RNA sequence: AGGCUCAUCGUCUAAAGGAUUAAGACAGAGACCUUCUAAGUCUCUAAUGUAGGUUCAAUUCCUACUGAGCCUG
Numbered sequence: 001a002g003g004c005u006c007a008u009c010g011u012c013u014a015a016a017g018g019a020u021u022a023a024g025a026c027a028g029a030g031a032c033c034u035u036c037u038a039a040g041u042c043u044c045u046a047a048u049g050u051a052g053g054u055u056c057a058a059u060u061c062c063u064a065c066u067g068a069g070c071c072u073g
Base pairs, nucleotide, nucleotide: 001072002071003070004069005068006067007066010026011025012024013023028044029043030042031041032040049065050064051063052062053061
């Protein structure tokens, strides 16, 4: 320099064929239970890398950029 793949709650992983309130586990907060703790049950908080484009509608499709990884030279 060229090419390929990836970027989603604090962490890990879904949704990828465009349309329901973006789902689940762990973690965190609260309540119940318990003499206390642990365990258990319930509830809550929290996310689509950035900027454009297409579309009635974009996490999803297209472009550029940023970052990470891999391959070629």
This is a predicted structure of a 73-nucleotide RNA (transfer RNA) from Riverina rivularis. Model confidence (mean pLDDT): 80 of 100. The source organism's lineage runs through Eukaryota, Rhodophyta, Florideophyceae, Hildenbrandiales and Riverina. Rfam family: tRNA. From the family's description: Transfer RNA (tRNA) molecules are approximately 80 nucleotides in length. By type it is a transfer RNA.